[in-house]
A computed fold for an 84-nucleotide RNA from Hermanssonia centrifuga, annotated as transfer RNA. Model confidence (mean pLDDT): 83 of 100. The sequence is in RNAcentral, with records from ENA and Rfam. Rfam family: tRNA. It is annotated as a transfer RNA.
């Protein structure tokens, strides 16, 4: 220098050109219940875990095509690979 691939919430990951962009983990709030502390084998409260519900949070950048773009095209940036 040339070519190919990749880029989506904090992390990972879906999305034939057409619903409000999906799911899991994580985060915040509430509820539930087990263990433990306290106590009176109680209640209240607290700790830790379980389950459920709710919430917030993302399309790498800029143009273009299209009625409509995460998706297609062009250029750039990022990461990885191949060739020279």
């Nucleotide at each position: 220098g040339g070519c190919c691939u990749u880029g989506u919430a904090g992390u990972g990951u879906a999305a034939c050109g057409g619903u409000u962009a999906u799911c899991a983990c994580a985060u915040g709030a509430g509820a539930u219940u087990c263990u433990g502390a306290c106590u009176a084998c109680a209640a209240c409260u607290c700790u830790c875990g379980u389950u459920c519900u709710c919430a917030a949070g993302a399309c790498c950048u800029a143009g273009g095509u299209u009625c409509g773009a995460c998706u297609c095209c062009u250029a750039g940036c990022u990461a990885g690979g191949c060739c020279u």